[in-house]
Context: one part of a larger RNA
RNA sequence: GGCGUGCGGUGGAUGCCUAGGUGCCAAGAGGCGAUGAAGGACGUGGGUGGCUGCGAAAAGCUUCGGGGAGUUGCCAACCAAACGUUGAUCCGGAGAUGUCCGAAUGGGGAAACCCAGCGCGGCGAAUAGCUGCGUUACUUCAGUCUGAAUCCAUAGGGCUGAAGAGCGAACCAGGGGAAGUGAAACAUCUCAGUACCCUGAGGAAGAGAAAACAAUGAGUGAUUCCCAAAGUAGUGGCGAGCGAAAUGGGAAGAGGCCAAACCAACGUCAUGCAAAUGGCGGUGGGGUAGCGGGUCCGCGGUAGGACUUUGACAGGCUAGUGGAAGCGUCCUGGAAAGACGCACCAAAGAGCGUGAUAGUCGCGUACACGAAAGCCAGUUGGAGCUGAGCGGGUUACCCAAGUAAGACGGGACACGUGCAAUCCUGUCUGAAUCUGCCGGGACCAUCCGGUAAGCCUAAAUACUCCUUGGCGACCGAUAGUGAACAAGUACCGCGAGGGAAAGGUGAAAAGAACCCCGGUGAGGGGAGUCAAAAGAACCUGAAACCGCAUGUCU
Numbered sequence: 001g002g003c004g005u006g007c008g009g010u011g012g013a014u015g016c017c018u019a020g021g022u023g024c025c026a027a028g029a030g031g032c033g034a035u036g037a038a039g040g041a042c043g044u045g046g047g048u049g050g051c052u053g054c055g056a057a058a059a060g061c062u063u064c065g066g067g068g069a070g071u072u073g074c075c076a077a078c079c080a081a082a083c084g085u086u087g088a089u090c091c092g093g094a095g096a097u098g099u100c101c102g103a104a105u106g107g108g109g110a111a112a113c114c115c116a117g118c119g120c121g122g123c124g125a126a127u128a129g130c131u132g133c134g135u136u137a138c139u140u141c142a143g144u145c146u147g148a149a150u151c152c153a154u155a156g157g158g159c160u161g162a163a164g165a166g167c168g169a170a171c172c173a174g175g176g177g178a179a180g181u182g183a184a185a186c187a188u189c190u191c192a193g194u195a196c197c198c199u200g201a202g203g204a205a206g207a208g209a210a211a212a213c214a215a216u217g218a219g220u221g222a223u224u225c226c227c228a229a230a231g232u233a234g235u236g237g238c239g240a241g242c243g244a245a246a247u248g249g250g251a252a253g254a255g256g257c258c259a260a261a262c263c264a265a266c267g268u269c270a271u272g273c274a275a276a277u278g279g280c281g282g283u284g285g286g287g288u289a290g291c292g293g294g295u296c297c298g299c300g301g302u303a304g305g306a307c308u309u310u311g312a313c314a315g316g317c318u319a320g321u322g323g324a325a326g327c328g329u330c331c332u333g334g335a336a337a338g339a340c341g342c343a344c345c346a347a348a349g350a351g352c353g354u355g356a357u358a359g360u361c362g363c364g365u366a367c368a369c370g371a372a373a374g375c376c377a378g379u380u381g382g383a384g385c386u387g388a389g390c391g392g393g394u395u396a397c398c399c400a401a402g403u404a405a406g407a408c409g410g411g412a413c414a415c416g417u418g419c420a421a422u423c424c425u426g427u428c429u430g431a432a433u434c435u436g437c438c439g440g441g442a443c444c445a446u447c448c449g450g451u452a453a454g455c456c457u458a459a460a461u462a463c464u465c466c467u468u469g470g471c472g473a474c475c476g477a478u479a480g481u482g483a484a485c486a487a488g489u490a491c492c493g494c495g496a497g498g499g500a501a502a503g504g505u506g507a508a509a510a511g512a513a514c515c516c517c518g519g520u521g522a523g524g525g526g527a528g529u530c531a532a533a534a535g536a537a538c539c540u541g542a543a544a545c546c547g548c549a550u551g552u553c554u
Stems, first nucleotide, its partner, number of pairs: 001553009015539001016504002020475002022472007029464002031167002039101003042055003046079002049075003061095006070083003106115003116136008138164009171202001172200005182189001186237001212220002224251005234242002255456003262285003266281006290434001292399004296392004304386002307384007315376004320369003326342004331338001343360002345349001351363003405429008415441001436451005491498002511538001514526004
């Protein structure tokens, strides 16, 4: 020195554990904000580093309820000083306070800072100064007062009031809009109207009461969503691919309001001596349809309502309350919940904890109760506001215009220009008013269906930053969130941004008094605690790696 064995060290795998995650289900909530948000800075405790809470009234104040013996939050003890059955701490409802920054909004600014105006107060001799409270941004809209060039006017300006602004996870609508990729290359095509950017809204959004489908026998009757139709019909360098609808079955179910004709008052302009007539404007009545309806003439005022307000009733949410039944042993053990013995409860044998494995020890569980105050939705009553109709007539009037439609260029439709209907529209043209107009996939005829160019509309549907409850052939510390721990922390970066590692003594600190060695060390040896040193570098403690001892080989 090699190999082997034994005993150690180092190291932190493995096993066990869970304080944290993760997915889903049900219900709730679906917003917060100029009454100053989200998020922060700085403060705030008797002594206070971090976290939490709170805001100069600062781990808190008031009040109304709950609760009932301890309390002054956590890491985290300790010292001091207090509070509490005259009900504290704690839990819930309502309120008060709420520095500075931040949309940040008096002006400025390198966020948490600097400097002001005005009004009313305080100190002050003071019209120096300091200080308290209030107020002072911008935009839009409404009202009102003023008011140029320029006579009236208008622009502009002042004042008052209201609203907006910013943040937020996904879902939704709209405006823009890729490429990697696939086509085994690639250009039409695909990926995909996806990702991403912007705008806007709501608890959902959007769509929605037929100018719809269907069909040549007939029928359906707003929209949305699901299943089937169907990977069908189609579309497609007919490649790769893309990909319906009718219809059937379900979920849900709800229909309304205007424009116009006509009538009226008002304002204004024109004509006119006047009365009046006509035009225009906004307003009120009227009116809302496809067996066409309305205007016009005659007769009627209820059912109901998704609107506003108010009361009653029952229910729920935001604290809580009651809640059955087991003991023993000189059994084992450190410890009984285990074993043994004899009992009991059960509308409760879910679960967790307790020194090992507990229905009957504790918290609970089944079940049954509970609100001064605030909130939620429901049923029902009152009030207000609204409000479906019936008949006649067919002379006339009205029935949404730069619209429908056409041409050209694009886009959307499953549909790539195709025989390409339908929808949208950049350019150019440009109708008709019910004897009208549109559609039924070129186009024409017949037939059938409908009534565009205005608006609103619950439910069935989508989602989950968040709250409550529950579940898991989900993870168990290199896993599961990046984060079970001071985690978006430490650290890195000028910055945008990137981004960790790190859990476990024991049942209980009983956390090792005292003695010895040692540098008044570190560390160790005794003693003591404990079931065990498990000794805080602390459960278990693998391997690599490093030693000591020993056997053997050279």